[in-house]
Context: one part of a larger RNA
RNA sequence: UAGAGUUGAGGGAAUUCGGCAAAUUAGCCCUGUGACUUCGGUAGAAGGGGUGCCUGCUUCGUAGGAAGCAGGUUGCAAUCACUAGGGGGGUCCAACUGUUUAUUAAAAACGUAGGUCUCUGCCAGUCUGCAAAGAUGUGUAUAGAGGCCGAUCUCUGCUCACUGCCAGUACGUGAAAAUCCUUUUCAAGGGAUAUAAGCGCUGGUGAAGAGCGGGCCUAACUCUGAGGCUCUCACGGUAGCGUAAUACCUUGCCGGUUUAAUGCCGGCUUGCACCAAUGAGAUAAUGAGAUCCCCACUGUCCCCAACUUUCAGCCG
Numbered sequence: 001u002a003g004a005g006u007u008g009a010g011g012g013a014a015u016u017c018g019g020c021a022a023a024u025u026a027g028c029c030c031u032g033u034g035a036c037u038u039c040g041g042u043a044g045a046a047g048g049g050g051u052g053c054c055u056g057c058u059u060c061g062u063a064g065g066a067a068g069c070a071g072g073u074u075g076c077a078a079u080c081a082c083u084a085g086g087g088g089g090g091u092c093c094a095a096c097u098g099u100u101u102a103u104u105a106a107a108a109a110c111g112u113a114g115g116u117c118u119c120u121g122c123c124a125g126u127c128u129g130c131a132a133a134g135a136u137g138u139g140u141a142u143a144g145a146g147g148c149c150g151a152u153c154u155c156u157g158c159u160c161a162c163u164g165c166c167a168g169u170a171c172g173u174g175a176a177a178a179u180c181c182u183u184u185u186c187a188a189g190g191g192a193u194a195u196a197a198g199c200g201c202u203g204g205u206g207a208a209g210a211g212c213g214g215g216c217c218u219a220a221c222u223c224u225g226a227g228g229c230u231c232u233c234a235c236g237g238u239a240g241c242g243u244a245a246u247a248c249c250u251u252g253c254c255g256g257u258u259u260a261a262u263g264c265c266g267g268c269u270u271g272c273a274c275c276a277a278u279g280a281g282a283u284a285a286u287g288a289g290a291u292c293c294c295c296a297c298u299g300u301c302c303c304c305a306a307c308u309u310u311c312a313g314c315c316g
Stems, first nucleotide, its partner, number of pairs: 002310007010302002014300001019297001027051005036041001038151001052073009074078001086295007093287002098110002114149007125136004152282004157212003162209002164205005171200003178193005213231005240274001241271001252268006
């Protein structure tokens, strides 16, 4: 010097991307407990007090014992060792317990209860198999299979022009086979009639795939534009939210927090390029999730020091 530890004056996060690491707290009894809330919780919230030993007594118990009252007594310290929660607040995401990349990712990913759509009346539908056959199932629509969303609460707007799916269809198109015609006959060839599905055609369908505009003018200060005109489209983004896990410009602007903030929180919001089951918004509880702040605490730091232990190095 390195590994593992112990202690530390004064300060107390000044360290650092970030309190990473360490420290604080800790058992049991009594007390007390805010906001919020799905009224169950949150909650051991937070905060405060007590705790050893000895003597006497009381209550309860069949008893071992348990709970208590009064007095005394020792130490700096009485859960004296071991053991044994630091706490609080704001926001985002995911409802929750759960599952996952054996060997760099445990999460906001997957799943979930729940919602909704589609197929299916049973030798069903779906799946495996060339087939026989088998699974679902010795089940029967309160069932089975498949897709999407993902507790709960408030909701889920407009568009069927395109693509898909479903249904219909007087008519058109529509292959081979079939039938008929074709030179006097036969063959090859040619032509015609009729026709399945499909397509055309007509409708339906968005919790199907998807999509949800532009220009000009306008109110007696100004600004803004309720309103008007016009082009265009299938319809022109409704509610809600919004500088967002989404905002380029951007460190947007205002307020709070700080001595100082590209941070965080609250508002505004013309949203480069949110938006309603590829769900929208809100949400108690939960989380080894992400982020910010406060209290306590500390060798993280100011600024290092001493000691224990182990190995190596060095010196002898």
Large-subunit ribosomal RNA, domain IV from an archaeon, 316 nucleotides, folded computationally. The full RNA is in RNAcentral, with records from ENA. It matches the Rfam family "Archaeal large subunit ribosomal RNA". The literature on the family includes a 2001 paper in Science by Yusupov et al., "Crystal structure of the ribosome at 5.5 A resolution". Gene Ontology terms of the family: ribosome and structural constituent of ribosome. Its mean pLDDT, the model's own confidence on a scale to 100, is 85.